[in-house]
Context: one part of a larger RNA
RNA sequence: UGACGGAAGGGCACCACAAGGCGUGGAGCCUGCGGCUUAAUUUGACUCAACACGGGGAAACUCACCAGGUCCAGACAUAAGAAGGAUUGACAGAUUGAGAGCUCUUUCUUGAUUUUAUGGGUGGUGGUGCAUGGCCGUUCUUAGUUGGCGGAGUGAUUUGUCUGCUUAAUUGCGUUAACGAACGAGACCUUGACCUGCUAAAUAGCCCGUUCGACUUUGGUUGGACGCUGGCUUCUUAGAGGGACUUUUGGCUCAAGCCAAUGGAAGUACGAGGCAAUAACAGGUCUGUGAUGCCCUUAGAUGUUCUGGGCCGCACGCGCGCUACACUGACAGAGCCAGCGAGUACACUCCCUUGGCCGAAAGGUCUGGGUAAUCUUGUUAAACUCUGUCGUGCUGGGGAUAGAGCAUUGCAAUUAUUGCUCUUCAACGAGGAAUGCCUAGUAAGCGCAAGUCAUCAGCUUGCGUUGACUACGUCCCUGCCCUUUGUACA
Numbered sequence: 001u002g003a004c005g006g007a008a009g010g011g012c013a014c015c016a017c018a019a020g021g022c023g024u025g026g027a028g029c030c031u032g033c034g035g036c037u038u039a040a041u042u043u044g045a046c047u048c049a050a051c052a053c054g055g056g057g058a059a060a061c062u063c064a065c066c067a068g069g070u071c072c073a074g075a076c077a078u079a080a081g082a083a084g085g086a087u088u089g090a091c092a093g094a095u096u097g098a099g100a101g102c103u104c105u106u107u108c109u110u111g112a113u114u115u116u117a118u119g120g121g122u123g124g125u126g127g128u129g130c131a132u133g134g135c136c137g138u139u140c141u142u143a144g145u146u147g148g149c150g151g152a153g154u155g156a157u158u159u160g161u162c163u164g165c166u167u168a169a170u171u172g173c174g175u176u177a178a179c180g181a182a183c184g185a186g187a188c189c190u191u192g193a194c195c196u197g198c199u200a201a202a203u204a205g206c207c208c209g210u211u212c213g214a215c216u217u218u219g220g221u222u223g224g225a226c227g228c229u230g231g232c233u234u235c236u237u238a239g240a241g242g243g244a245c246u247u248u249u250g251g252c253u254c255a256a257g258c259c260a261a262u263g264g265a266a267g268u269a270c271g272a273g274g275c276a277a278u279a280a281c282a283g284g285u286c287u288g289u290g291a292u293g294c295c296c297u298u299a300g301a302u303g304u305u306c307u308g309g310g311c312c313g314c315a316c317g318c319g320c321g322c323u324a325c326a327c328u329g330a331c332a333g334a335g336c337c338a339g340c341g342a343g344u345a346c347a348c349u350c351c352c353u354u355g356g357c358c359g360a361a362a363g364g365u366c367u368g369g370g371u372a373a374u375c376u377u378g379u380u381a382a383a384c385u386c387u388g389u390c391g392u393g394c395u396g397g398g399g400a401u402a403g404a405g406c407a408u409u410g411c412a413a414u415u416a417u418u419g420c421u422c423u424u425c426a427a428c429g430a431g432g433a434a435u436g437c438c439u440a441g442u443a444a445g446c447g448c449a450a451g452u453c454a455u456c457a458g459c460u461u462g463c464g465u466u467g468a469c470u471a472c473g474u475c476c477c478u479g480c481c482c483u484u485u486g487u488a489c490a
Base pairs, nucleotide, nucleotide: 001490002489006485007484008483009482010481011480012479013478016474017473020438021437022436023435024434027323028322029321031319032318033317034316035314036313043054044053065309066308067307068306069305071303076119077118078117079116080115086113089108090107092105093104094103123297124296126295127294128293132291134285135284136283137281138280139279144183145182146181148179150159151158152157162174164173165172188274189273190272191271192270194242195241198239199238200237201236204233205232206231207230208227209226210225211224212223213222214221215220245267248261249260250259251258252257325431329390330389331388332387333386334385335384342376343375351370352369353368355366356365357364358363397428402423403422404421405420406419407418444466445465446464447463448462449461450460451459
């Protein structure tokens, strides 16, 4: 000095509690991990900081694993052999999973590209993340970290970096042997909210004409079609800007600041993200890389490719989830409203799809638009609303498990890719101990898009729609930070 342990005092956090909400843990199924099994069930990761993670939804490929079969893509050097031929390729038959001349029989073909040996390379999802780079995660989302000059001390060191109040904050006010600074915090960047002010728009609209309807009460309301040329920018789009600074008033301190009200689109740092210091971990990754040391292997290959299997295997244990246990519901009709996206390539055969017709549906077929504010698409989404049926009965709740049939993707669907139809109708009557997440357009319910993708979401990342209850506090539990103290320890 303090990684750590004891004691005391402050402060902070829904990865803590309190007040509550939704749950998980119980059931069925999906999926990851362990175990067991297996030719193989490839492998990494194991408290927070492994386990719907490796962007890991694996039928082949992927692929590393298993059973087998080819090939050399063994550069270069030296030597041998060798134009009287180093070597290469091959029909048929045998052989083989195989229309692999792989090997054998048989012979033809080729022409210095090769072959043999040694050295030396190359390749490797082989080993080592405890040899490394880079990247990521975590300590750690807290407020922390450092040096110059000065002061104290023989010195390591300390002060600065603080009693108090305040803040999300080492944020400030102030106190002051310190003064003036730097990194981090903040500022900054992105995004969502406001602008009847500017710039505009046949890829966005609104008026205005012409025309055709419907309802009409003379006015008018509403729907469609056409306007190479009439007007405008409220809505839409997106550029330049503005706007909030707690402004103003009041209260408490009378400093920083906090609270209430007014005005305001906006008063939790306006909301939400991003970026993010110093010091570390023998945290993860050699399976992201033509990043990489060393070791191993290198032709009967741990290289590479082909065929088939496996990663999916099931007495069991654990984790993330989906569907439910119904009447605030299920089913059948009808009504009807979004926002993020994406879309036709090139190293592989893979785009989004309207409309018409066929079909119970899944789907098929014929046309058409779109490289996109133009077409798909107003993505007419779901929960929701209205009207009926059901009537508390494992029931018209629930939809697991099976059987049959039809389609679709793909070379290939058996261990059933997925979808549709009919039948089958299991557990589950709200879940013990334990435990997770969460403070406002939040939790929860509801669906949609994208990623992966030939096909396949119960996953993930976003997006909107409906929209609560309960705190607005505390240090009791769990943890973190600071201060003081004393002693053991390095």
Small-subunit ribosomal RNA, 3' major domain from Bagliettoa calciseda, 490 nucleotides, folded computationally.
It matches the Rfam family "Eukaryotic small subunit ribosomal RNA". Rfam 15.1 lists 75,755 matches to the family in 2,556 species.